[in-house]
């Protein structure tokens, strides 16, 4: 310098254009039960890496940039 993958609540991950105002698990916050912790239950906050096209509609597709990983001389 060229080419490939990758970016989704702390954290890991589902998703394939309309059934998704984004599910799940683990954490986490209230509350139940417990004399108190733990386990259990139930109820809540928290995510689309940025900007543009493209479509009636985008996390999802298509260019550009930012981050990360590999491959190449």
């Nucleotide at each position: 310098g060229c080419c490939c993958c990758c970016a989704u609540u702390g954290u890991c991950u589902a998703g394939a254009g309309g059934c998704c105002c984004a599910g799940g698990a683990c954490g986490u916050u209230u509350c139940c039960u417990u004399u108190u912790c733990a386990c259990g239950g139930a109820a809540g906050a928290a995510g689309c890496a940025g900007g543009g096209a493209u479509u009636c509609g985008a996390a999802u597709u298509c260019c550009c940039u930012u981050g990360g990983g590999g491959g190449u001389a």
About this RNA: RNAcentral holds the sequence, with entries from ENA. The RNA shown here (transfer RNA) has 73 nucleotides and comes from Sarcinofilum mucosum. The coordinates come from a structure-prediction model, not an experiment, and the mean pLDDT is 83. Lineage of the source: Eukaryota > Chlorophyta > core chlorophytes > Ulvophyceae > Sarcinofilum. Rfam family: tRNA. It is annotated as a transfer RNA.